[in-house]
């Protein structure tokens, strides 16, 4: 001189409190329709690598898909701030 992860606290959006059935009457279970993107996951631009070439591989996001998840509250929640901490670690 470079420098986290996890954890703690705080903030944190979107979208039917829809319909049907069951029911221990608890948004509990099953089904249907319509929606949302900010857990997770899919896809890839620039660029890079291999190759004579064709082509293949690697490759980001709050973009994309909507698989998963979600659509009253609660919970969860990408991300942000502070702490742990100028500390673990590496040279």
């Nucleotide at each position: 001189a470079g420098g986290a992860a996890a954890c703690u606290c705080u903030g944190g959006a979107g979208a039917a409190u829809c319909c049907c059935g069951c029911u221990a009457c608890g948004a509990g279970c099953g089904g249907g329709u319509g929606c949302c993107g900010a857990a997770g996951g899919u896809g890839c631009a620039a660029g890079g690598c291999u190759u004579u070439a064709a082509a293949g591989c690697c490759g980001a996001a709050u973009c994309u898909c909507u698989c998963a998840g979600g659509c009253a509250a609660a919970a969860g929640g990408a991300c942000a701030g502070a702490g742990c901490a100028g500390g673990a670690c590496a040279u």